[in-house]
Molecule: transfer RNA
Organism: Rickettsiales bacterium
RNA sequence: GGCGCGUUGGCUCAAUGGUAGAGCAUUGUACUACGAAUGCAAUGGUUGCAGGUUCAAGUCUUGCACGCGUCU
Numbered sequence: 001g002g003c004g005c006g007u008u009g010g011c012u013c014a015a016u017g018g019u020a021g022a023g024c025a026u027u028g029u030a031c032u033a034c035g036a037a038u039g040c041a042a043u044g045g046u047u048g049c050a051g052g053u054u055c056a057a058g059u060c061u062u063g064c065a066c067g068c069g070u071c072u
Base pairs, nucleotide, nucleotide: 001071002070003069004068005067006066007065010024011023012022013021018055026042027041028040029039030038048064049063050062051061052060
């Protein structure tokens, strides 16, 4: 340098072009003599960056950045 895959809450990961969700974590609360465990609730996202297509983009598409793999 070429090719392929990946980038989404603090972490690990989902999401047929049509309301961005789950688990863990955090906070509150119930329970308890106190804790742990457990139940319930809440907070938290410019979906890596910048464009394009579309009525509508996390998803399609172009470029760039970063990471992994592979070829030379």